[in-house]
RNA sequence: GGCUCCGUGGUGUAGUUGGUAUCACGUCGGCCUAGAAUGCCGGAGAUGCUGGUUCGAAUCCAGCCAGUGCUC
Numbered sequence: 001g002g003c004u005c006c007g008u009g010g011u012g013u014a015g016u017u018g019g020u021a022u023c024a025c026g027u028c029g030g031c032c033u034a035g036a037a038u039g040c041c042g043g044a045g046a047u048g049c050u051g052g053u054u055c056g057a058a059u060c061c062a063g064c065c066a067g068u069g070c071u072c
Stems, first nucleotide, its partner, number of pairs: 001071003005067001007065001010025003019055001027043005048064005
C1' cells in the first nucleotide's frame, strides 16, 4: 500500500425490513436500618466525525478518523 470485520451512556451489550435506542453492572436521589449491606422506587447519562439519499438514518451510500485480522 491492498482487502475483511468492527466503532452505541463510565464499563459490557441488544437494536430483525429505515419509524421516539434495550438490558445488566456502575453512578445520583429517596424508602428501609441504630448504622451499613441486601431489597424496593425514581433520575441523569450514549449511536466515532463530516456529508449525501429519504417525510424520517444507529440502520442505506461516500469520505475521514480509530481499532482488529489477513496479505504485499